[in-house]
RNA sequence: GCCCAUUUAGCUCAGCGGUAGAGCAGCGCUUUCGUAAAGCGCAGGUCUUCGGUUCAAAUCCGAAAAUGGGCU
Numbered sequence: 001g002c003c004c005a006u007u008u009a010g011c012u013c014a015g016c017g018g019u020a021g022a023g024c025a026g027c028g029c030u031u032u033c034g035u036a037a038a039g040c041g042c043a044g045g046u047c048u049u050c051g052g053u054u055c056a057a058a059u060c061c062g063a064a065a066a067u068g069g070g071c072u
Base pairs, nucleotide, nucleotide: 001071002070003069004068005067006066007065010024011023012022013021018055026042027041028040029039030038048064049063050062051061052060
């Protein structure tokens, strides 16, 4: 220098154009003599950035960035 993949909650990851979700972690409650476990609930997001397409974009297109890998 060229090519590919990934980027979504604190962490690990879903989400194939129509209100952004799960598990774990956190907080509260129930249960217990108490703790753990279990159950119920709550909170937590500018979907890496910018631009484009569309009535509507995490999702499609382009550019950039970061991380990982391959080639030379």